[in-house]
Molecule: small-subunit ribosomal RNA
Organism: uncultured organism
RNA sequence: CGUGCUUAACACAUGCAAGUCGAGCGAAGCGGCUGAAUUGAUUCUUCGGAUGAUUUUCAGUUGACUGAGCGGCGGACGGGUGAGUAACGCGUGAGGAACCUGCCUCAAAGAGGGGGACAACAGUUGGAAACGACUGCUAAUACCGCAUAAGCCCACGGCUCGGCAUCGAGCAGAGGGAAAAGGAGUGAUCCGCUUUGAGAUGGCCUCGCGUCCGAUUAGCUAGUUGGUGAGGUAACGGCCCACCAAGGCGACGAUCGGUAGCCGGACUGAGAGGUUGAACGGCCACAUUGGGACUGAGACACGGCCCAGACUCCUACGGGAGGCAGCAGUGGGGAAUAUUGCACAAUGGGGGAAACCCUGAUGCAGCGACGCCGCGUGGAGGAAGAAGGUCUUCGGAUUGUAAACUCCUGUUGUUGAGGAAGAUAAUGACGGUACUCAACAAGGAAGUGACGGCUAACUACGUGCCAGCAGCCGCGGUAAUACGUAAGGGGCAAGCGUUAUCCGGAUUUACUGGGUGUAAAGGGAGCGUAGACGGCGGAGCAAGUCUGAAGUGAAAGCCCGGGGCUCAACCCCGGGACUGCUUUGGAAACUGUUCUGCUAGAGUGCUGGAGAGGUAAGUGGAAUUCCUAGUGUAGCGGUGAAAUGCGUAGAUAUUAGGAGGAACACCAGUGGCGAAGGCGGCUUACUGGACAGUAACUGACGUUGAGGCUCGAAAGCGUGGGGAGCAAACAGGAUUAGAUACCCUGGUAGUCCACGCCGUAAACGAUGAAUGCUAGGUGUUGGAGGGCAAAGCCCCUUCGGUGCCGCCGCAAACGCAAUAAGCAUUCCACCUGGGGAGUACGUUCGCAAGAAUGAAACUCAAAGGAAUUGACGGGGACCCGCACAAGCGGUGGAGCAUGUGGUUUAAUUCGAAGCAACGCGAAGAACCUUACCAAGUCCUGACAUCCCCCUGACCGGACAGUAAUGUGUCCUUUCCUUCGGGACAGGGGAGACAGGUGGUGCAUGGUUGUCGUCAGCUCGUGUCGUGAGAUGUUGGGUUAAGUCCCGCAACGAGCGCAACCCUUAUCCUUAGUAGCCAGCAGUAAGAUGGGCACUCUAGGGAGACUGCCAGGGAUAACCUGGAGGAAGGUGGGGAUGACGUCAAAUCAUCAUGCCCCUUAUGAUUUGGGCUACACACGUGCUACAAUGGCGUAAACAAAGAGAAGCGAGCCUGCGAGGGGGAGCGAAUCUCAAAAAUAACGUCCCAGUUCGGACUGUAGUCUGCAACCCGACUACACGAAGCUGGAAUCGCUAGUAAUCGCGGAUCAGAAUGCCGCGGUGAAUACGUUCCCGGGUCUUGUACACACCGCCCGUCACACCAUGGGAGUCAGCAACGCCCGAAGUCAGUGACUCAACCGCAAGGAGAGAGCUGCCGAAGGCGGGGCAGGUAACUGGGGUGAAGUCG
Repeated sequence: CGUGCUUAACACAUGCAAGUCGAGCGAAGCGGCUGAAUUGAUUCUUCGGAUGAUUUUCAGUUGACUGAGCGGCGGACGGGUGAGUAACGCGUGAGGAACCUGCCUCAAAGAGGGGGACAACAGUUGGAAACGACUGCUAAUACCGCAUAAGCCCACGGCUCGGCAUCGAGCAGAGGGAAAAGGAGUGAUCCGCUUUGAGAUGGCCUCGCGUCCGAUUAGCUAGUUGGUGAGGUAACGGCCCACCAAGGCGACGAUCGGUAGCCGGACUGAGAGGUUGAACGGCCACAUUGGGACUGAGACACGGCCCAGACUCCUACGGGAGGCAGCAGUGGGGAAUAUUGCACAAUGGGGGAAACCCUGAUGCAGCGACGCCGCGUGGAGGAAGAAGGUCUUCGGAUUGUAAACUCCUGUUGUUGAGGAAGAUAAUGACGGUACUCAACAAGGAAGUGACGGCUAACUACGUGCCAGCAGCCGCGGUAAUACGUAAGGGGCAAGCGUUAUCCGGAUUUACUGGGUGUAAAGGGAGCGUAGACGGCGGAGCAAGUCUGAAGUGAAAGCCCGGGGCUCAACCCCGGGACUGCUUUGGAAACUGUUCUGCUAGAGUGCUGGAGAGGUAAGUGGAAUUCCUAGUGUAGCGGUGAAAUGCGUAGAUAUUAGGAGGAACACCAGUGGCGAAGGCGGCUUACUGGACAGUAACUGACGUUGAGGCUCGAAAGCGUGGGGAGCAAACAGGAUUAGAUACCCUGGUAGUCCACGCCGUAAACGAUGAAUGCUAGGUGUUGGAGGGCAAAGCCCCUUCGGUGCCGCCGCAAACGCAAUAAGCAUUCCACCUGGGGAGUACGUUCGCAAGAAUGAAACUCAAAGGAAUUGACGGGGACCCGCACAAGCGGUGGAGCAUGUGGUUUAAUUCGAAGCAACGCGAAGAACCUUACCAAGUCCUGACAUCCCCCUGACCGGACAGUAAUGUGUCCUUUCCUUCGGGACAGGGGAGACAGGUGGUGCAUGGUUGUCGUCAGCUCGUGUCGUGAGAUGUUGGGUUAAGUCCCGCAACGAGCGCAACCCUUAUCCUUAGUAGCCAGCAGUAAGAUGGGCACUCUAGGGAGACUGCCAGGGAUAACCUGGAGGAAGGUGGGGAUGACGUCAAAUCAUCAUGCCCCUUAUGAUUUGGGCUACACACGUGCUACAAUGGCGUAAACAAAGAGAAGCGAGCCUGCGAGGGGGAGCGAAUCUCAAAAAUAACGUCCCAGUUCGGACUGUAGUCUGCAACCCGACUACACGAAGCUGGAAUCGCUAGUAAUCGCGGAUCAGAAUGCCGCGGUGAAUACGUUCCCGGGUCUUGUACACACCGCCCGUCACACCAUGGGAGUCAGCAACGCCCGAAGUCAGUGACUCAACCGCAAGGAGAGAGCUGCCGAAGGCGGGGCAGGUAACUGGGGUGAAGUCG
């Protein structure tokens, strides 16, 4: 400066909101004045009287006096509200020749003369009151006749003009009719009155256009539509009435239902639009609900009347009163909306001549951050970067110049002083307000939401899928920038957030400006109505269209330019705009319309050929089945395999004859025909369409097509036939966990025919119809024309159909591409997130089944399309691997060893868990280890650092004692020194801390396993793709290999492969000790001299590269074979492990975050346990024997180890061993004997001379100690086991198998592990299958990736919803009844002052009564929508339920 009940048009206490005029009138009261009368206080007195306060009465006059009544004007404006209303209500533009208009303005003409009343008042009287009744009196600008009539009105004829028609205007004529009021003033004059005309203003009526949703509302209508004639109105009109006719409205949406006051405008938006109608302004409607009229210029009247209903109040119970959706205010409702204020000073309104009165209109004030605008809460300096807080890597950082402190200013504030404009003379509610001046003091004045992304702004603590957050995505399950708190920073700021609503973004209803092959979406197809759209030329008209002009588009608002409040918001002025409507002049290209032509569209005719086009009748053969007869014999049939079934009553098979029904092999073809569905032996009849050629005819006859009609597979239904085969249902047999299935044996409807229904399909090209245009290539089908030196299985051209490929273009991509999904035009249909649901209700159709149309509640944040990369497939192709196959040997059976599970236990410590845990961590548990258990003990600690005190230790020895740590006694006692002390060590003490094999391997580092020594995994640049991505890396070959070659929009590169490294196989060379010995000397002996040739050792080299040849291959890579060579195609072996996967393993190797324990979850001691034992599994050893066992004697290795050690010869013991000790830190010595083998002997197939478990006895060794719980030896005992079910493992050559030897660990304790050599095979056709892997390709609804995803029933809980016997309240109509008030009509015997009449009476009016209509009410049957309901139906959502 604006703004403030959006809900209950719910109910209202109280006050106020409409009065005014005495200059219309009478009476009354009051006051003043005057006069008359009355009274007689006081004073004076000549006592005669005078004076005359006061009281009372009357008359006159007067008043800024009072106000009841009559009368006039105004209460129809102003103010409120939005219930109703989908309407000429509103908006806009016209019309009224069909109308009215008080007050106002202008003009013309008048106002003469009478009459009778009624209020007030008085009296009587009823009533509680409200309010009356009767009698009597009275005035007027109240009321009523008469006169007059310029003009007016009525009817009549005449004249002059006008109009779109009915008609209208004017002039004159004669006839009839209708007026009036006074008041003020000394007066002038003023204010009123009557009639008429004009104007202005206001109103009324009519019309064009516009004005929400629903068709699950399709038919509505009897005063309805029209006419004639009356009535009524200001006026037209079915407005009303009588009669007549049968019309009127509706798909351009009537009727019905729902919702709603309309507009200028407001919000939003680029606009077009969408939403809205608060404040301000225009219109309408309403005034407690419903009805009605009266008065009046105007009302059917917010603060008037009557009636009815509901409610409230008063009451004497008889009756009465009331209406805030005026301003305040109250209750109520609600999330929510203000003072029972001041003033008529201003602006306006009513009355009045005026003064003036009234005015909750209005002007102001109050309350509310409700909105907009402006201003402030201080400014400058100020580092010890204070304190405090927070974080921290503990150094610091940050809060932060922020504060403190110093100086300054005064917007605002407080106090004081002055003090407006608004007012043109007076008058100011606001208001001592705005404003100005002075003083005072930084003093009184900052919050709020957020900090994961969107979106500016981050850390700590607490919490631990809890508490909580959340607009969307989502966050929280122990390290939360997302919860809560704190600190800090970021945003806005006297506000900031939330919620609700509207528009935007959203081109997400698409007019501007969308789509429909696969995302939602083309109707199953055709014919065709309305409608929409429509070929070429000419002429006319001018509806659309374009242009000029005029009117209107109120004001306010909006925009622009100025101006006024200090600025701004706000206000004022001027201009623009208001995109619209109407009228009129013009233009004629286009659309339209009329006329006239044309032939290119369309159709007709004629000629011709093609075709499973349709309907009906007839007819044919093959096959199945059945029947009859013959032959014939035991099976047939069926399947993955079987069984049910058929068959000795003769099947199947086969031959002949017959019956019957259905379907038509080959031809047959992305061939043909048809609108689609669909159509297939042959013949005939009838019949539809298309095509080619021709150019005779018509002359735009066309296209599309809402409704409508017709056709429309299969299944199904009805009636009657028919029934061979096949075959839902059904039965049986199998399969299976089950098998209401797949398979088999049967089998009924049905399939077939006729007639009638149904009307749906993935009715698909998932692609509506029509027309035109836009590169080509190549098939095929039906025609037509042409060419050839070649006449063909030829070539060219052209029209129609049907395919494939492909350019432009389109497309999200896939793809489409003259048969478009391209470029355009026309018309129709359809779509607008998923589910609920094509469901429910309603309606239509149907015999039924069901079809068509077709929602909502609720729920989710997705559902979906196309393509990409992976992964997967009981998909495909290719390839590899001891993967299978071919072999050899095992395991699984026995006994034992060892590990695991389980069980047990005080404890049986912990970890490892498919492959990739299980002779694994553990390269070695009697104590120790040891982490476990029992019992005992310690507390700065067994271990580290720091501080203080004491001692000189410590160590060692001895003794006592203990299970042990503790403990006590004795002996011994360090270094340096400036003599203070220090170093070191021990003990004691206090606290910081130590300690933890406690938790988390899903917080981690490191290490390791696995796919896998598989051949892969990537990058740069380029190219392709909108993109994810692709290409390269795919393809053809080849390889052990992404190895190499060739090709290629790719060219290169990296990590992997290979090679480089070690070892082994050959040779050369160097060097020879502890190794070796050919020749020389020599010995018992390479012991020694000598030598280093050889072996060997260990340094350095050589060698192998497809180098050479032949063949194959593409003249390649490479493959096959060969030569040479010790070795040949990576010679053998090892080390070497790409990008990554498994939240793989390990917190118990180690390290480590966080959490936890701290007289214990730490430390220590003894004993026990890890070694248990109904059982199960893994890995091994030894065997089951004769290819063997045993005995005797004999031969040949390699690689290692050794000082707290290996330990020779020698002695001893049956032996394990013992004694003793040479040699050796080792090419010297020792362990150390190699064994299998070969030779000889024996055993003779057996539980054995096999096998060795178990047990007994006696020993040995290690060790503090062998009971739990070691190994070995000797003797004796002599178990199971006679080659191992299902299943399963290893191995491709010096390998398997078999034989022994050594080492690590270790006091002792291997059948395990790691190495070494000896002997030394068999087999591989091959890649179909199993397993694993690689490459390419394909499908996918998977991407924690098939151990994936996911469907339905059932059970439980909750939610919304349909049906439901009914029941409850409601809404709008309809029919009947009753019928208030009231208008109108009739009557009016009763009543009545004015006029007529002498009177009687009349005219006229009224009461009353009657009638029509008529609100509320009652009754009735229907309609519509809603609530509720036992029970019931499906749906949705839920935790890890159940079944498949």